Predicted 3D model of an 85-nucleotide RNA (Glycine riboswitch aptamer) from a soil metagenome.
RNA sequence: GCGCAGGAGAGUGCGGCGCCGGCGAAGUCCGGCGCGGCCGCCGAAGGCGCAACUCCCGCAAUCGCUCAGGCAAAGAGGACCGCGC
Numbered sequence: 001g002c003g004c005a006g007g008a009g010a011g012u013g014c015g016g017c018g019c020c021g022g023c024g025a026a027g028u029c030c031g032g033c034g035c036g037g038c039c040g041c042c043g044a045a046g047g048c049g050c051a052a053c054u055c056c057c058g059c060a061a062u063c064g065c066u067c068a069g070g071c072a073a074a075g076a077g078g079a080c081c082g083c084g085c
Stems, first nucleotide, its partner, number of pairs: 001085004006080001011039001013038002016035007040071003046067001047065003053058001
């Protein structure tokens, strides 16, 4: 590094716009999907920062920051770990 297995955390948050469907006399109703806004939050891809140490340059993490990513279930991702090659 590859394959298989295990693998957490955090809002089904609140509005807006559009499309489709349902019932109906009528909708400001119900459901699904897409896009985007605002606030709250998570930390285990990645990224960034720091100690000892070092003349200096540098330099670790599961620590910190949350840019990225993620926050119902499912799915994806997933540090780390077991087995095999």
The model forms 88% of the base pairs in the Rfam consensus.